[in-house]
Predicted 3D model of an 87-nucleotide RNA (transfer RNA) from a Candidatus Kaiserbacteria bacterium. RNAcentral holds the sequence, with entries from ENA. Rfam family: tRNA. It is annotated as a transfer RNA. Rfam's curators write: Transfer RNA (tRNA) molecules are approximately 80 nucleotides in length. The organism belongs to Candidatus Kaiseribacteriota, within Bacteria.
RNA sequence: GGAGAGGUGGCAGAGUGGUCGAAUGCGCUACCUUGGAAAGGUAGUGUGCGAGUAAUCGUACCGCGGGUUCGAAUCCCGCCCUCUCCG
Numbered sequence: 001g002g003a004g005a006g007g008u009g010g011c012a013g014a015g016u017g018g019u020c021g022a023a024u025g026c027g028c029u030a031c032c033u034u035g036g037a038a039a040g041g042u043a044g045u046g047u048g049c050g051a052g053u054a055a056u057c058g059u060a061c062c063g064c065g066g067g068u069u070c071g072a073a074u075c076c077c078g079c080c081c082u083c084u085c086c087g
Stems, first nucleotide, its partner, number of pairs: 001086007010026003018070001027045006046061006063079005
């Protein structure tokens, strides 16, 4: 230099146009259970910005930046990074 695969919540990882900030598992928090733990069960749990006393609500975010579309994590273009192969 060329080709292919990949980059998604704290971690892993599915989702390949609308039902999706988004399944599932792990982790974490609270509660139940226990003499106390572990295990098990139930519920909750991303980040930024804005509003609100708060509860909560709105909005944006799927590596970064553009584009297509009524609508993009998903399709197209450029770039960055990781892995594999070729030279």